[in-house]
Context: one part of a larger RNA
């Protein structure tokens, strides 16, 4: 050097009250003022207790601190259905024998591993300071086991169970435009509840609020795909088959697969605008509770890669159906009763809690993303909600 830079986005405070040794900085309130495809919500990954209460304030916080993502202490994460495992397989990756290789090893065969794909089953509501599809309320579903009850079939003339084996399915691209519906938003002179005003004006078609509700169960639609049933042959599916497949011949106009939504049960339930106590510390709390329809609009989402079109010709295995092989004396369905493990799960999560040495103007998948103009997720303004970026 210097009490200089500089204090990290110019979205912005301002009074009042409280609390305190102290208050621009905490907290309460009123106004203002900023995001709102985000500066609101979920959630993966990453972090690991920062969540929630009580209690400080050396140090960390670019001031300041009564205050915190700090310090101390105590709590807090509940699952048969949500993820992930007791199930599948892809790339890739281990890898018994085998094959190679001065060692160490290197490749791969059966074989396993290994999700970012397939694969059985749960929704509403409520509630703690702090977690809920997990607790609790209601209402379901899904395997497995059952000696109970009830039906039907069987006992060698074979019910019924069944393969790690075979066949069928799973099972799959991209691009485009249509039609059906749904969330979703909008109106409403209907329907509920609250209001009646100091005014220019105020019982009027006044204002203002609100006008919801799931999985599941049921019969099943809009539609989409594919002709369907049946009988005899069969040398192929590396054994076997009544099964696929291939041949032949009959019958028939529908059948048979798929199929959102919408209706009705769920719900005499829950929510619900608004009403609204007691009070010992704890209130819009406990507790009570209307209406709940009608009309418009309309997705990137469902129906469903379903139609059309094009070439770059678009995993794979289990569940899953059948079928033999085998096994078989008791079997199978309804009901009803039971059982149902292990991990996760608290916050943050476009960000003070991750990734950048920082409470760093950068980075960080994916879902939702209302309203008013509008082609739009542009932009401007605004709900819900969250914040004025720690001088």
């Nucleotide at each position: 050097g210097a009490g200089u830079a500089g204090c990290g986005a110019a979205a912005a405070g301002a009074c009042a009250g409280g609390u305190g040794a102290g208050a621009a900085u905490c907290c309460u309130g009123u106004c203002c003022a900023c995001c709102g495809a985000a500066a609101g919500c979920c959630u993966a990954a990453g972090g690991a207790u920062u969540c929630c209460u009580g209690a400080g304030c050396a140090a960390g916080g670019c001031u300041c601190g009564u205050c915190c993502g700090c310090u101390c202490a105590g709590g807090g994460u509940c699952a048969g259905u949500c993820g992930g495992g007791a199930c599948c397989u892809a790339a890739g990756c281990c890898g018994a024998g085998g094959c190679c290789g001065a060692a160490u090893g290197g490749c791969g065969u059966a074989g396993g591993c290994g999700a970012u794909g397939g694969g059985a089953a749960a929704c509403a509501g409520g509630u703690c300071g702090a977690c809920a599809u997990u607790c609790c309320u209601g209402u379901a579903c899904c395997a497995c086991c059952u000696a109970c009850g009830g039906g039907u079939c069987g006992c060698u003339u074979g019910a019924c169970c069944g393969a790690u084996g075979c066949g069928g399915g799973g099972a799959c691209g991209c691009a485009g435009g249509a039609g059906g519906c749904u969330a979703g938003g909008g109106g409403g002179a209907c329907c509920c509840g609250g209001c009646c005003g100091c005014u220019g004006g105020u019982u009027g078609a006044g204002c203002c609020g609100g006008g919801g509700u799931a999985a599941g169960c049921g019969g099943g639609u809009a539609g989409c795909g594919u002709g369907g049933c049946c009988c005899g042959g069969u040398a192929g599916g590396g054994a076997a088959g009544u099964c696929c497949g291939c041949c032949g011949g009959g019958c028939u106009a529908a059948a048979c697969g798929u199929g959102a939504g919408a209706c009705g049960c769920g719900a005499u339930g829950c929510c619900g605008a608004c009403c609204g106590a007691a009070a010992u510390g704890a209130a819009g709390u406990a507790g009570g509770g209307a209406a709940g329809c009608c009309c418009c609009u309309g997705a990137c989402g469902c129906c469903a890669c379903a139609c059309u079109g094009c070439c770059g010709a678009g995993a794979a295995a289990a569940g899953c159906c059948g079928c033999u092989a085998g096994g078989g004396a008791g079997a199978c369905c309804c009901g009803g009763g039971g059982u149902g493990c292990c991990c996760g799960u608290a916050c943050c999560g476009c960000a003070a809690a991750c990734c950048g040495a920082c409470a760093c103007a950068g980075g960080u998948a994916g879902g939702c993303g209302g309203g008013g103009a509008g082609a739009g997720a542009a932009u401007c303004c605004u709900c819900a909600g969250g914040u004025g970026c720690g001088c």
Large-subunit ribosomal RNA, domain III from Symbiobacterium thermophilum IAM 14863, 391 nucleotides, folded computationally.
The full RNA is in RNAcentral, with records from Rfam.
Its Rfam family is "Bacterial large subunit ribosomal RNA".